[in-house]
């Protein structure tokens, strides 16, 4: 070079073209003789970048940029 798969919150993941979410984590609280569990709530998000369809795009087209696997091409 070429085909597949992937990029969303500090981590790992979801989200049927219709309001962006969960668990963990951090914070505060509540529980407890204290700690862990364990319950409550809060805070975190340019959804990888540009553009394009659309009444609406995380989700569909393009291109280009990372990661992960396959193929291949030079030496």
């Nucleotide at each position: 070079u070429c085909c597949u798969g992937g990029g969303u919150a500090g981590c790992u993941c979801a989200a049927u073209g219709g309001c962006a979410g969960a668990g963990c984590a951090u914070c505060c609280g509540g529980c407890u003789g204290u700690u862990a569990a364990c319950c409550g709530g809060a805070g975190g998000g340019u959804u990888g970048g540009u553009g394009g369809u659309u009444c609406g795009a995380g989700u569909c087209c393009a291109c280009c940029c990372c990661c992960a696997g396959g193929a291949g091409c030079c030496a």

The prediction has a mean pLDDT of 81. This is a predicted structure of a 75-nucleotide RNA (transfer RNA) from a Candidatus Acetothermia bacterium. It matches the Rfam family "tRNA". The family's RNA type in Rfam is transfer RNA.